Context: one part of a larger RNA
This record gives sequence, C1' cells and structure tokens, in this order.
RNA sequence: UGACGGGGGCCCGCACAAGCGGUGGAGCAUGUGGUUUAAUUCGAAGCAACGCGCAGAACCUUACCAACCCUUGACAUACUUGUCGCGGCUCCAGAAACAUGGCGUUCGGCGGGCGCUUAUACAGGUGGUGCAUGGUUGUCGUCAGCUCGUGUCGUGAGAUGUUGGGUUAAGUCCCGCAACGAGCGCAACCCCUGUCCUAUGUUGCCAGCAUUUAGUUGGGGACUCAUGGGAGACUGCCGGUGUCAAACCGGAGGAAGGUGGGGACGACGUCAAAUCAUCAUGCCCCUUAUGUCCAGGGCUGCACACGUGCUACAAUGGCCGGUACAAUGGGCUGCGAUGGAGCGAUCCGGAGCGAAUCCCUUAAAACCGGUCCCAGUUCGGAUUGGAGGCUGAAACUCGCCUCCAUGAAGUUGGAGUCGCUAGUAAUCGCGGAUCAGCAUGCCGCGGUGAAUACGUUCCCGGGCCUUGUACA
Repeated sequence: UGACGGGGGCCCGCACAAGCGGUGGAGCAUGUGGUUUAAUUCGAAGCAACGCGCAGAACCUUACCAACCCUUGACAUACUUGUCGCGGCUCCAGAAACAUGGCGUUCGGCGGGCGCUUAUACAGGUGGUGCAUGGUUGUCGUCAGCUCGUGUCGUGAGAUGUUGGGUUAAGUCCCGCAACGAGCGCAACCCCUGUCCUAUGUUGCCAGCAUUUAGUUGGGGACUCAUGGGAGACUGCCGGUGUCAAACCGGAGGAAGGUGGGGACGACGUCAAAUCAUCAUGCCCCUUAUGUCCAGGGCUGCACACGUGCUACAAUGGCCGGUACAAUGGGCUGCGAUGGAGCGAUCCGGAGCGAAUCCCUUAAAACCGGUCCCAGUUCGGAUUGGAGGCUGAAACUCGCCUCCAUGAAGUUGGAGUCGCUAGUAAUCGCGGAUCAGCAUGCCGCGGUGAAUACGUUCCCGGGCCUUGUACA
C1' cells in the first nucleotide's frame, strides 16, 4: 500500500421486511448428470453450465459409429509428361458413391480456355493445446470509481490531490484544505415513447354537402394517422429550510417536474473465467489417413437424479350459443380472398397483391344468455387402439395436425427456494426469425390490470472512512 475480520461508523440495491404470483408434489416438454451403447459427436460447470452454443438432428445438417470406396485428393496455386476428348443421353451390377459397356455429336489447321492422365511442390484435418495467442463474450456492475502531470511531505516503500463539513442516482455539485490542474468513467449529446405547432395529403382519414350494402363514388385537408421540420422541462418562477452555498421540501403553471418513462452506451481492472468447433493464428500431431466420398445407423437409447418450462388439480370455473374491441410484423419457389367439398385436419379452384391499396387476419380474455351443482365430476387431459390429413425422394427407428374411442396421475404440493415497486406483477391472445415440414423455447406486440413498501435490527451483494493483523 492492499486484502481480510463472526471490528466500528456512514450509505445504497426487490438485499431483507410489507405484499402478489410461482417453483419444490403430479403428467408432459426440454436441457444436463448418470448409466447403457458399435456410436449414443463436441463444448458449457457455483452465482456468471444445465429451453446454453442449436434462430428449429427423419436424409442433409453431422463433427460420432459400423460397412463400401478414393489417394495430388471434395477444394487452391504453380509446374512436368501424355492425350484426345471434354459436354449430353442411356444400358447392366450395386445400398449409393463408384465401376462396365453403348449411342449420337465432330470438314481441316492454328491459338486460347476447360477437362482427363502422369510426376512433383502441396492440399486437407470440427486432430491437440483458450495455461502460447488475436478477436469476441460473460461477470463484479451502469457499481462510482480508476489514474496522471507539476508541486509539496517522507531516507524509502509511498502519501497528498481523491481526506474533511454538507449534498446527490453519481469522485454530482458547493464550502474548506499543500495543493493546483488534467484524463478515463458519471451526466449530456443518439434512438423510441408521452404534449403542442407547422408543411404535405395517397394507398391513409371523413366534420359539413351530395351518394352508397360498404369512405363505395364525387368532393374535402378540418380530425385520426403517416412522413419531414420545429417548440417544450431549465430547479426557469414563488414560499420555506440551509453556511449569503450546493441542495432539499412544498406550491403555481404545464401533456409532462426535478434523470418524465424505456433503450443503446459497460472506466482501470478481477476470475491463467468462456471460446483453437464462427473466424484468424504460433507450436505439436495425422498424410493410401486423424484427409475425402457414400448409403445405413446414432446424436431421440433409459432402473434413476437435478435444472428450466407447459398443462392442471376447477365454480373468480368447464361446456354451448350470441356479440365487441388491438398492436407489432410477414408475403412472389410467396401471402392466398369470394365460392365449393369435408364433422375436422385439409382439399378443389384461383381473384387480388412485390403491398398504408391485396392477403396472412375471425384476436383471446372481456360482455350477454343457457347449462353443469362440488363429484376424481360436463374438472383434468397423459396413455393407448382405430381411421384420416399435410410436408417431403423418403415419416419404421424418429415429424406435425385432425376425428372417433380410451380416459392415467393430479383435490394446491415437506425442508427449502425464485421473480416482481406500475401500465410493473398476474392474466389473455397475436406476430416474427430459424424453417420443405416441425415451438410448451426464443425475440417482439398489444388487451385486461392489481397488492404492498412501517422501516434498515437481521440475511446477501456493493461503495466510502476508520481500526486490528503472525496474510501478500
């Protein structure tokens, strides 16, 4: 000087407390461990691995296994030899890769290109090392810290500044001070959202005037909305407290008030944290194989254990009928309307639309009416049988969906443990990426919409000062 303390003081955070809803019990989905296996490819490991890499393993992917093949190679560059063609179609064997044969095409020459063949340099490696590395990322933590120049003090390591008194979300600001300044962080500048003004009105909108089944048409630019440009919030104003300060408390005006709400943004560093399997790369290793091709299998195996979720156990509910209101997005190998067939999944057919125009697209919970009457039930839907549909060469291993039948566990979950402070939790549906097909996961969107916070003694994590130390 740090680090540590079941030392002290001050302060903060859904850290506790106050509340609401979960998880831990059940069934299923998914990831992991274990075990099994020819193989169940590899990585991730307390928080910060475990619906993680994977935004989508039937083949492919695919790296794994057993089998069949190839050896200048599936891919690149250069060069040596030879060659006549390369290209296409087709036959036979085979699981295919490959191998065998045939057909047609070709006027001649030169040059070039492409290909085949031979010999070499070399290619290739998802082989090893993340403890050799770059790059990228997680985490402490959006915590308020981390440093430097000059000066001063100290023999020196170092100290001071950065400590102190207030204050703040903040090393934020003010005052004081052997310090005076500065840098990286904080904040602001950026994006979305909340109010108003203004410009422009098509594909958007419709107040008044006509018109219609319908903003449908004429018309209009007021309104909504869209896209640009601006205004607005600064403790600016008033009162009080305060050290005449910074600031805090209350108020006015205002759509919004003291950082308005949300996002992007992550200091010096820590964990030899993660990644050699995104990529790049040193060294080591393989080179008729640890490279390459191919069909099949596996990654989906199942006495079990754990994590994360979905669906429930019901009456604030289930079922039936009627009826209302969104937003974000996506669409040409695409979205697919009206119409028709089917109980349905879906099919037939194809209008319109490269889309503020057409389609996906009926939102669901809610509301109105009816029924069930507390039961393993008209709750719950696992499992299994049968019959179908869709995608795709191909659904046996191993896809999704529909209908009929079947109807399991489950009556609110031990010790424990998790999330959340407001348009939040809870609850309800919708869209998208990936994608031929496949979503309870992920990323977004809107609808309905709470309870509680006395407080900081305690648990956890963190910041500043101080103290002890046989630790560095």
Molecule: small-subunit ribosomal RNA, 3' major domain
Organism: uncultured prokaryote